[in-house]
RNA sequence: UCCCUCGGCCGGACGGUCGCGACGCAGUGGAUCGAUUUCUGCUUCGAGGAAAGUCCGGGCUCCAUGGACACGCUGCCAGGUAACGCCUGGGCACCGGUAACACGGCGACGGACAGUGCCACAGAAAACAAACCGCCCUCGCGAAAGCGUGGGUAAGGGUGAAAAGGUGGGGUAAGAGCCCACCGCGUUCGUGGUGACACGGACGGCACGGUAAACCCCAGCUGGAGCAAGGCCGAAUAGGCGGCGAGAAGCAGUCCUCUUCGACAGAGACGCCGCGGGUAGGCCGCUAGAGAAUGCGGGCGACCGUAUUCCGAGAGAAAUGACCGUCCGAAGUUCACACUUCGACAAAACCCGGCUUAUAGGCCGAGGGAGUCC
RNA sequence: GGUCGCGUAGCUCAGCUGGUUAGAGCGCUGCUUUCACACAGCAGAGGUCCGGGGUUCGAGUCCCUGCGCGACCA
Numbered sequence: 001u002c003c004c005u006c007g008g009c010c011g012g013a014c015g016g017u018c019g020c021g022a023c024g025c026a027g028u029g030g031a032u033c034g035a036u037u038u039c040u041g042c043u044u045c046g047a048g049g050a051a052a053g054u055c056c057g058g059g060c061u062c063c064a065u066g067g068a069c070a071c072g073c074u075g076c077c078a079g080g081u082a083a084c085g086c087c088u089g090g091g092c093a094c095c096g097g098u099a100a101c102a103c104g105g106c107g108a109c110g111g112a113c114a115g116u117g118c119c120a121c122a123g124a125a126a127a128c129a130a131a132c133c134g135c136c137c138u139c140g141c142g143a144a145a146g147c148g149u150g151g152g153u154a155a156g157g158g159u160g161a162a163a164a165g166g167u168g169g170g171g172u173a174a175g176a177g178c179c180c181a182c183c184g185c186g187u188u189c190g191u192g193g194u195g196a197c198a199c200g201g202a203c204g205g206c207a208c209g210g211u212a213a214a215c216c217c218c219a220g221c222u223g224g225a226g227c228a229a230g231g232c233c234g235a236a237u238a239g240g241c242g243g244c245g246a247g248a249a250g251c252a253g254u255c256c257u258c259u260u261c262g263a264c265a266g267a268g269a270c271g272c273c274g275c276g277g278g279u280a281g282g283c284c285g286c287u288a289g290a291g292a293a294u295g296c297g298g299g300c301g302a303c304c305g306u307a308u309u310c311c312g313a314g315a316g317a318a319a320u321g322a323c324c325g326u327c328c329g330a331a332g333u334u335c336a337c338a339c340u341u342c343g344a345c346a347a348a349a350c351c352c353g354g355c356u357u358a359u360a361g362g363c364c365g366a367g368g369g370a371g372u373c374c
Numbered sequence: 375g376g377u378c379g380c381g382u383a384g385c386u387c388a389g390c391u392g393g394u395u396a397g398a399g400c401g402c403u404g405c406u407u408u409c410a411c412a413c414a415g416c417a418g419a420g421g422u423c424c425g426g427g428g429u430u431c432g433a434g435u436c437c438c439u440g441c442g443c444g445a446c447c448a
Base pairs, nucleotide, nucleotide: 001370002369003368004367005366006365007364008363009362010361012327013326014325015324016323017322018321020046021045022044024042025041026040027039029037048345052356053355055354056353057352058351059350060226061225062224063223072221073220074219075218076090077089078088079087080086091109092107094105095104096103110217111216115215116214117211118210119209132157133156134153135152136151137150139148140147141146165183166182167181168180169179170178184206185204186203187202188201189200190199191198192197230284231283232282233281240275241274242273243272244271245270253264254263255262291310292309293308294307295306296305297304298303328343329342330341331340332339333338375447376446377445378444379443380442381441384400385399386398387397393431402418403417404416405415406414424440425439426438427437428436
């Protein structure tokens, strides 16, 4: 100097003009009053690391609340945290790497002697193992080669993803944990460690194949709904209740033997007033918080404690855009100067902590490798 | 805000509790038949099973994640 891997950070900069939205102030329109609202001016502000997907966990609010199960989710150990399926450290397994370590990456990593299921094809046999070829013994036939009967054998061949411990030696008719050594496995004891686990000893001749991102078992967690939560204010119209007025005509009721006439009391309709519920609408909830930066202290670390400083979207179906100048970066053209085009992914809506996904380009750090110079 | 479902050939759909070469109908291509066409008959082609990753001996199927589409509730 270059390349690779991993981790962290930034993610165009500065200035100006116009437009849009919001708080505040001043004025103004809606005849009057007017929560809200119209217009104008001024001041100050106006997206992100993911605001996204909505995949987890919480805060907050209301409702419910006897207990358990089920459903669902999580799953090595220890810690962090408000909590988590997140993060940190460790253990173990796998992959890369190494002569071996080291080192790096990565892991849905409880249980397969609680039970059930499945393991296609191939293969003799696929889970209480199994003789196709082969090997060995015996017997029979045969001159021999060989064929056949009965039996032994899992060392070899072949099949398969997987063949019932592996390697070596002894042993045997041939073989076999049949015996022995080492390795693996299981049981048990000891030591170290908070623990996962590691190391060592003794015993066992091997009994225990895989699959739980198959059912399942074990352990842990979980009441439900979601800011359209929820609280407050509250028109117009219609309807409800109450009071007052009117009670003329008509209708129905009572009086009258019946009809008409008449009398009585009064419901509904009508007018006015009041009350209450709810709708439209408005206000609050609403953003200063498990908050950020820096310093110091504790811790391997996640993180915690403390001191100082800082905090300027918050809406209404919803504003945050465009242009100019200087610079930065990318692409294209060009020998070059320069010119042209462009600025990754994407955009808040109750708020946080995570995860996942998208992302041009740049910066920093760690580890590894290669080259050049001294 | 909350909760489900779907994606397989050009089109419409099957595909069981993971198993060998993923099927059906319509459509398409070629041949036969006809003077020619249709119908009919025969033969054939055509699939990143939406993308990526994982579990498993083995994935269209199981799990995770993303993309697209659709439905329901408030």